[in-house]
Molecule: TPP riboswitch aptamer (THI element)
Organism: Meiothermus rufus DSM 22234
């Protein structure tokens, strides 16, 4: 000097499903639970190009379940939001001095 990474701050992106009961009844909505998960509408969680956070493909395919992106394939597919600021720092490079 540089930097994977970690933390903090600022900016930006994203998802919010299935199911049970009650209320209401016009059909959806609201409330209280259950399942998975980081997160199922929290001002929280996750992701931010070294990008599987998330979207399309997809009313997809296989498995599983009470049911569901619940698990996997698809996926070296196509998209998708900061080479932000500061601190620490594995390691790397250069210069100088001493042995």
């Nucleotide at each position: 000097c540089u930097u994977a990474g970690u933390c903090a701050c600022c900016g930006g992106g994203g998802g919010u499903g299935c199911u049970u009961g009650c209320a209401u009844c016009g059909u959806g909505u609201g409330c209280a639970g259950g399942c998975u998960g980081a997160g199922a509408g929290a001002u929280a969680c996750c992701c931010u190009u070294g990008g599987a956070a998330c979207c399309u493909g997809a009313u997809u395919c296989g498995g599983u379940u009470a049911g569901c992106a619940c698990c996997g394939a698809c996926g070296u597919a196509g998209g998708a939001a900061g080479u932000g600021u500061g601190a620490c720092a594995c390691g790397g490079g250069c210069c100088u001095u001493g042995g």